[in-house]
Molecule: small-subunit ribosomal RNA
Organism: uncultured Candidatus Saccharibacteria bacterium
RNA sequence: GGAUUUGAUCCUGGUCCAGGAUGAACGCUGGCGGCGUAGAUAAGGCAUACAAGUCGUACGGUUUAUUUGAACUUUCGCAAGAAAGUUUGAAUGGACAGUGGCAAACGGGUUAAUAACACCCUGGUACAUACCCAUAAGAUCUGGAUAGCCCGUCGAAAGACGGAGUAAUACGGAAUAGUCCCUUCGGGGUAAAGACGCAAGUCACUUAUGGAUUGGCCUAGGUCCUAUCAGCUAGUUGGCGGGUUAAAGGCCCACCAAGGCUAUGACGGGUAGGGGGUGUGAGAGCAUGACCCCCAACAAGGGAACUGAGAACGGUCCCUACUCCUACGGGAGGCAGUAGCCGAGAAUAUUCGGCAAUGGGCGAAAGCCUGACCGAGUGACGCCGCGUGCAAGAUGAAGUCUUUCGGGAUGUAAAUUGCUUUUAAUUGGGAUAAACCCCAUGUAUUUGGGGAUGAUAGUACCAAUUGAAUAAGAGAUUGCUAACUACGUGCCAGCAGCCGCGGUAAUACGUAGAUCUCGAGCGUUAUCCGAAUUUAUUGGGCGUAAAGUGUCUUUAGGCGGUUUUGUUUUUUUUGAUUUAUCAAAAAGAAUCUGGCAGGUUUCCUGUUAGAUUAGUCCGCUCUCAAAUAUCCUAGCUCAACUGGGAAAAGGGAAUGGAAACGGCAAAACUAGAGGGGGGGUAAGGUUAAUGGAACACAUAGUGUAGGGGUAAAAUCCGUUGAUAUUAUGUGGAACACCAAAGGCGAAGGCAAUUAACUGGCCCCUUUCUGACGCUUUCAGACUAAAGCGUGGGGAGCAAAAAGGAUUAGAUACCCUUGUAGUCCACGCCCUAAACUAUGGAUGCCAGCUAUCUGGAGUAUCGACCCUCUAGGUGGCGAAGCUAACGCGUUAAGCAUCCCGCCUGGGAAGUACGGCCGCAAGGCUAAAACUCAAAGGAAUAGACCGGAGUUCGCACAAGUGGUGGAACAUGUGGUUUAAUUCGAAGACACACGAGGAACCUUACCAAGAUUAGAAAUCCAUCUGCACAUCUCGAGAAAUCGAGACUCCUUCGAGGGUGAUGGACAGGUGCUGCAUGGUUGCCGUCAGCUCGUGGUGUGAAUUGUACCCUUAAGUGGGAUAACGAGCGCAACCCCUAUGUUAUGUUAUACGUGUCAUAACAGACCGCCCCGUUCUGCGGGGAGGAAGAUGGGGAUGACGUCAAAUCAGCAUGGCCCUUUGAUAUCUUGGGCUACACACAUGUUACAAUGGGAACUACAAUGCGUCGCCAAACCGUAAGGUGGAGCUAAUCGCAUCAAAAGUUCCCCCAGUUCAGAUUGAGGGCUGCAACUCGACCUCAUGAAGCCGGAAUCACUAGUAAUCGUGAAUCAGAUAUGUCACGGUGAAUGCGUUCUCGAGCUCUGUACUCACCGCCCGUCAAGCCAAGGGAGCUGGGGAUACCUGAAAACUGCGUUAAGCGGGAUAGGGUAGAUUCAGUAACAGGGGCUAAGUCGUAACAAGGCAUCCCUAGCGGAAGCUGGGGAUG
Repeated sequence: GGAUUUGAUCCUGGUCCAGGAUGAACGCUGGCGGCGUAGAUAAGGCAUACAAGUCGUACGGUUUAUUUGAACUUUCGCAAGAAAGUUUGAAUGGACAGUGGCAAACGGGUUAAUAACACCCUGGUACAUACCCAUAAGAUCUGGAUAGCCCGUCGAAAGACGGAGUAAUACGGAAUAGUCCCUUCGGGGUAAAGACGCAAGUCACUUAUGGAUUGGCCUAGGUCCUAUCAGCUAGUUGGCGGGUUAAAGGCCCACCAAGGCUAUGACGGGUAGGGGGUGUGAGAGCAUGACCCCCAACAAGGGAACUGAGAACGGUCCCUACUCCUACGGGAGGCAGUAGCCGAGAAUAUUCGGCAAUGGGCGAAAGCCUGACCGAGUGACGCCGCGUGCAAGAUGAAGUCUUUCGGGAUGUAAAUUGCUUUUAAUUGGGAUAAACCCCAUGUAUUUGGGGAUGAUAGUACCAAUUGAAUAAGAGAUUGCUAACUACGUGCCAGCAGCCGCGGUAAUACGUAGAUCUCGAGCGUUAUCCGAAUUUAUUGGGCGUAAAGUGUCUUUAGGCGGUUUUGUUUUUUUUGAUUUAUCAAAAAGAAUCUGGCAGGUUUCCUGUUAGAUUAGUCCGCUCUCAAAUAUCCUAGCUCAACUGGGAAAAGGGAAUGGAAACGGCAAAACUAGAGGGGGGGUAAGGUUAAUGGAACACAUAGUGUAGGGGUAAAAUCCGUUGAUAUUAUGUGGAACACCAAAGGCGAAGGCAAUUAACUGGCCCCUUUCUGACGCUUUCAGACUAAAGCGUGGGGAGCAAAAAGGAUUAGAUACCCUUGUAGUCCACGCCCUAAACUAUGGAUGCCAGCUAUCUGGAGUAUCGACCCUCUAGGUGGCGAAGCUAACGCGUUAAGCAUCCCGCCUGGGAAGUACGGCCGCAAGGCUAAAACUCAAAGGAAUAGACCGGAGUUCGCACAAGUGGUGGAACAUGUGGUUUAAUUCGAAGACACACGAGGAACCUUACCAAGAUUAGAAAUCCAUCUGCACAUCUCGAGAAAUCGAGACUCCUUCGAGGGUGAUGGACAGGUGCUGCAUGGUUGCCGUCAGCUCGUGGUGUGAAUUGUACCCUUAAGUGGGAUAACGAGCGCAACCCCUAUGUUAUGUUAUACGUGUCAUAACAGACCGCCCCGUUCUGCGGGGAGGAAGAUGGGGAUGACGUCAAAUCAGCAUGGCCCUUUGAUAUCUUGGGCUACACACAUGUUACAAUGGGAACUACAAUGCGUCGCCAAACCGUAAGGUGGAGCUAAUCGCAUCAAAAGUUCCCCCAGUUCAGAUUGAGGGCUGCAACUCGACCUCAUGAAGCCGGAAUCACUAGUAAUCGUGAAUCAGAUAUGUCACGGUGAAUGCGUUCUCGAGCUCUGUACUCACCGCCCGUCAAGCCAAGGGAGCUGGGGAUACCUGAAAACUGCGUUAAGCGGGAUAGGGUAGAUUCAGUAACAGGGGCUAAGUCGUAACAAGGCAUCCCUAGCGGAAGCUGGGGAUG
């Protein structure tokens, strides 16, 4: 910086992401090199090899090689002599066990323990220091052993013992003593070793001092978490005297004293090696401590001493655990050295080469040893570098992907051509790293001369040859976040860091193509820092978001008014081993203060007592190792890597200065604070006494049938006399009016009146003190109501309880009763929405206004009024602040000081622990787990059993219906082979359908066809028409057979057939992919925009307000001014008139009618009301009066409303022979126990029947309407005039109405269903399944329960007529037409719906919303838990090794002693693990019960408390308003 809470907004707040890093691991992939790096887990266990030896110039020997003696024996030989052998010497060179010296205490490993002088930084000294350096002195004499070796003994071994005998630079004695040590200052004491060399001499030795180096010890400061660890400590703290040590010291001991540490965190618990540094960060910080360096600690666990200058990884002794060997008697061992093995683990390398270099040990040296080290090997584990080619190459190949089918992308990419050779392969050459050493010279690391040594490595590097040859992947592509399409899948499979994606068109899953990022790597996981100002020192907050303790008093601590001065320094003594230094003591000077004395008395002198110091600022010195980091520079071809040099900041200490600030000391002041004096106010507190009203009860009287209670009732009281009323008495609790936004108190809280005692506050003051102040962890006190204990009291009210109602239920709301309690005294409890949701104190910063209590001024006779002032309590508001709301001198403004508190929601104010309480419970106070939000303020909607206002056949007032009957039609359901499909509250149900016998037809059965019934094109094939006709089969479709054959410019075309191929076809799916059309809200008055204004913003204003209208219609006013879609008007019909015209009628004058164009109506005129504007009410005139009546016209939008079956259309699906296409026949859509909707006809007398007689309008007609006349009871038939229609016809005389007659209240002369018989009509065809006619039959039904519909005038009601569709018709439907022709409207309380404004809201899928708790199911984590198991540290007791110490002992062997490590026992303690069981918590698309909350949520909600109840919860008491 971004994503994520919302419909949208701002804020708060968490979560997540982008960056860097790692000793990493995992997945996919992998060409090379350089430099680094690699057991983080089990300080678990280890086979094997190696990791510490060396010196013969310390020693005696052994052995071997060579050289050389002596003696003896044997053989040969006369002898000399030769040979062989034995014994014994000498010399030279090599090797070796042992004695001795030095080293082995370094180097190497690990991080278990350790919260500590372990480490870091600073200062110090009561100390030591082999080898090394310097200086000084010395090294004389002498002795006895012992290993080895030899002999013997024991043992399996390891090893041990005895005897004889030997050497030294091993060990000892004597002498000497410059120096050293001790000292009584006389003196006393303490050393030594030689070796080599011809020699010079070298190396070694002894003593002492000094140096260097390395250590020991002490020390100010720093060094993790936890207070749910608050008290700890007996060698503990100190002293004296000893001991021990290299050395100070309770380090140890004896004695004495009773101290020491702690809120600045002791003691306890947990975790942890520390630092240089490393990672990150702008920094401050935060995290970390691999590799390298320094320090510490450890060496299987524990203990101990020895040797030594120094102490124990590869030394010794003992105990324990484990492993191995064994002849069972006894022994051996310690990889946290280098490799390597097992184990555990996500995980970490070779049983390599070499001492060539560097370094170390020994040695005079050569040299030997060195798993230190140098190198190589393994691992992309990290960093750095290189490469996988470069150039040209378009008709833009092929392939792949995509497409709107044209194309586009991959893409100059490839192919192809030319070039290069880093790398690779082969060949050849081939390093630096090498100095030491020897000889000579010589003080020397100098100089001269000489020769040797390379693990790495035939490596790096160089050259040549070959040839693009040997070398690219990983992740991602919805947003954050760079990069998109197709297919598959269909809330499945899966993805996901967060938001989230997937339910048939997925840029989010999988695959492919394309693209993006990085690249020998790329991703994931884990961890750290950053982002996170999300612990805020830099740099946050607390009215409502998390957060001010309920209040006061006050300790420690923190902070603190004005002025002035000072804050400097010398000497001596003693002690500490000498100096330096430190500590203590003493004395002096200076300054200041106090006391005393004296004097020249604003002062001075003397004496005495006391004080004179951490901060801060400036300079300088030392230090904080090297490496790292920064800068400069240099070396490897560059870089990584490495060498050289430089420097800053910061920390600590020493030292020299400064004196502004702070502190301290001293002195002074009055503005803060407090006191005095004079006034004042008040429900401030405690105790006691008194009072009246009301209420209840008791007694008595009057009096009679009810009372009481509620929405309505009932329980209840009452004839044993209630209620009502009168009188008297008793009782307890609370104090009307005054009363208020008022007063008082620290808060809780406080109200009749009076008295006593008592606390605070305010005002005035020419009074006093002199900073005495503010805050306040801890602590203490108070603390509403409820509750608890003991004892009283008890009128009213009233948890619990009981009953009556209400209700589906009602553990509630309502009613009747009613106990604790409420009251008093004493003692507890200690919590509240204890709220101004606002801690205390101080200062500063506009006002206006109201009120309470004081004071002053003016004024007045006195007051009121007025002005000013102090303190409280309120309202509105400048600036400013705030996320906004709001706050605003009573701050939430501007500043300072102190305290408390917060850090996402839930779990939870819960568990465990502790403290308090009689109990209830309170205070303190987590975690696991879980979610991506939870939350605040404001905005727009929607909703409300919220408010206001207005309207509508919405109610009311009326009229007529529906719901009951029969039938018709539609729907559901059922049935069926099929009963095709759609429509579903209002807004489906006489709807699509304005007309299903076939057709329609989409459904079912059966039979057929397959490029198709209908469309376009191509190719090929033969033809010639195709047709049409005849015959046969068949239910038909269709199949088979036959007949017939066109025009022509002869190219073949038109047409047509067959085959093949592109394709057709689909009433198949998706109306939730769509177009178009339609319904409803609703003909309701609304819906918006531009510019401007307001607001951080969503938004708002305009469009709110007042009057008015049918109307957002008009007017007024107005931060708005204008505009648009709607309203109205324009259009059509109609009502009146005029004029013109006419296929009309006619008594020819004219009239009706029709057509067309005009006129007319506008609140124009008068009166009244009114802001004197708009408008309203009334009146006149007029055919018509206030949009005259009606129609068309339907704003932005809502319902994913309806329709893929009217049409069109994306996508999907079916179609090569059993099709979801097409054709045909028959059936079905007409079924029928039932339910609903819409209608028709009725139930009759306002009627039915019969007869007679009047008056319409709209329409329709040539495949048609059909006249006259005739036939038939009729339906109808024959007939054919007239009419393409103001002419003829349908069409009669319309019906109701009117006149006359009959019926006489009945299931009828009402009603007509149903059924039988007979007919005519349409049509290929009336069986399923047509209407109509005649005769006969004559069902239900006597006005309809709950409920419900329509209608305000030419309307309802009632009467008939016409038309569309149509062969006919199930039309009682629909759409039109005219005839006759009402009633009622008080009004807006209520029902429904709608508009506007305001309120509330936890709703926004918008109340059909949201949401709470129990129960049931599954999963998860944590706590409790009878117990069980294990670990830790202590305590007590028992036992007790080695070594040291100590006692005895011939100072020998040995025997004892106290204590320790270890082991055992016991009871506690603490920390873990586990557990039957019971309880709560969290989570989990569609479980159960209710509906507690959000609106007045239907009883306002919430807080504390108590009781009760399946559950949310209810009720009582007090409190808050959120």